[in-house]
RNA sequence: GGAGUCGGCCAGGCGGCCGCGGCACCGGUUUCGGUGUCGAGGAAAGUCCGGACUCCACAGGGCAGGGUGGUCGGUAACUCCGACCCGGGGCGACCCGCGGGAAAGUGCCACAGAAAACAGACCGCCACCCGCUGCGGUGGUAAGGGUGAAACGGUGGUGUAAGAGACCACCAGUGGCCGGAGCGAUCCGGUCGGCUAGGUAAACCCCACCCGGAGCAAGGUCAAGAAGGGGAACCACGGUUCCCCACGCGGACGUUCGAGGGUGGCCCGCCCGAGGUCCGCGGGUAGACCGCACCGAGGCUGUCGGCAACGACGGUCCCAGAUGGAUGGUCGCCGUGGUCCAGCGGACCACACAGAAUCCGGCUUACCGGCCGGCUCCUCCC
RNA sequence: GCCCCCAUCGUCUAGUGGCCUAGGACGCCGCCCUUUCAAGGCGGUAACGCCGGUUCGAAUCCGGUUGGGGGUA
Numbered sequence: 001g002g003a004g005u006c007g008g009c010c011a012g013g014c015g016g017c018c019g020c021g022g023c024a025c026c027g028g029u030u031u032c033g034g035u036g037u038c039g040a041g042g043a044a045a046g047u048c049c050g051g052a053c054u055c056c057a058c059a060g061g062g063c064a065g066g067g068u069g070g071u072c073g074g075u076a077a078c079u080c081c082g083a084c085c086c087g088g089g090g091c092g093a094c095c096c097g098c099g100g101g102a103a104a105g106u107g108c109c110a111c112a113g114a115a116a117a118c119a120g121a122c123c124g125c126c127a128c129c130c131g132c133u134g135c136g137g138u139g140g141u142a143a144g145g146g147u148g149a150a151a152c153g154g155u156g157g158u159g160u161a162a163g164a165g166a167c168c169a170c171c172a173g174u175g176g177c178c179g180g181a182g183c184g185a186u187c188c189g190g191u192c193g194g195c196u197a198g199g200u201a202a203a204c205c206c207c208a209c210c211c212g213g214a215g216c217a218a219g220g221u222c223a224a225g226a227a228g229g230g231g232a233a234c235c236a237c238g239g240u241u242c243c244c245c246a247c248g249c250g251g252a253c254g255u256u257c258g259a260g261g262g263u264g265g266c267c268c269g270c271c272c273g274a275g276g277u278c279c280g281c282g283g284g285u286a287g288a289c290c291g292c293a294c295c296g297a298g299g300c301u302g303u304c305g306g307c308a309a310c311g312a313c314g315g316u317c318c319c320a321g322a323u324g325g326a327u328g329g330u331c332g333c334c335g336u337g338g339u340c341c342a343g344c345g346g347a348c349c350a351c352a353c354a355g356a357a358u359c360c361g362g363c364u365u366a367c368c369g370g371c372c373g374g375c376u377c378c379u380c381c382c
Numbered sequence: 383g384c385c386c387c388c389a390u391c392g393u394c395u396a397g398u399g400g401c402c403u404a405g406g407a408c409g410c411c412g413c414c415c416u417u418u419c420a421a422g423g424c425g426g427u428a429a430c431g432c433c434g435g436u437u438c439g440a441a442u443c444c445g446g447u448u449g450g451g452g453g454u455a
Stems, first nucleotide, its partner, number of pairs: 001378010012334007020039008041353001045364002048362005053215004060268004065211005070084005085099001086097004100206002105204002107200003122145002124141006153171006172196002174193008219290004228245007248281006260272004298317008335351007383454007392408004400438001409427006431447005
């Protein structure tokens, strides 16, 4: 100098003026005004996971169902994170992996091919036989050919009629046993058995562990609340008349060894239950407050422990909160990018993705551009 | 806001790992029949929303994403 890889941070900047929402104080007292202060994000998004919180009596047992899946740790918890192991990719830094079990069982493996899983035999090879030579028959064999995504270890030798783990040597894998390292996944070594075992579990299934349901429109308090609806005709569009239905009513069940109901799949269990219970239909309300935003698994920072994720302790700060929903507009200077005039320079346009709604931890997805740092490889110079 | 569901020719749909080069009906186009039109017959056209993954193989299974629909005081 070039190429690359990983991580962190920012999200146009500064100032003036006007405006919007919350809170505090002051004035005023339905309304409002002033001052001070705070006012979007790394994803606020998707709602894919996990929790807090609330209700279902406690949230109990079993079955069903669902989820997770290397090991050890972190965490409130997790389909998250860290470190390590194994497999794959890369010269390397590093990256990728829904990564338990296919020598428990079942299923499936199209087409092609002889055969797709207890092996089997199309061509071939070999031996024998025949009515004697043919596209013959019987038997052996699995080395070779061909098919396929995948063909029942590989190489060499012995052996044989031809062959074959049939036998031998070496190599690869795998199972049992033993020893060593490691908390463990796992790794290393020895020995025995010719054991050679296909793939698929994001197919059923098996194993281990986890999961009760619903969701802030949860839930609570207050206010209001017994009225109307449908059809037809007329109409001055305000209504008027007539008819039908309803008028807080209908239905079911039950009278204390229990009907019925709740536990939002089923059973058990538990609970409510006579001052009735349940079911169904109908009317009104789209109002206020709490939850809810002053205290949290909170932010920043220091020390210590840990490889790290993270934790412990100390200091410091208070940091959006609406309910038709605030967080904006404009001017000036600067920054970046683009277009044009083109002569230094000037004019115009644009400023990524997006935008809180009960809260928090993650994941995923979207994103103009910029800054910083660690590491790797190549080349050159000293 | 919260909770769910769905996506296949222009339209309605079948298909739930391979026989899918995705079938059927209506539609559209061409030809035949008819003096002509209709009906009828023959043939054709045209689709798995998109991107990844699992698998030898994906419309189908898994994840993400896009679009649409429904419920809820």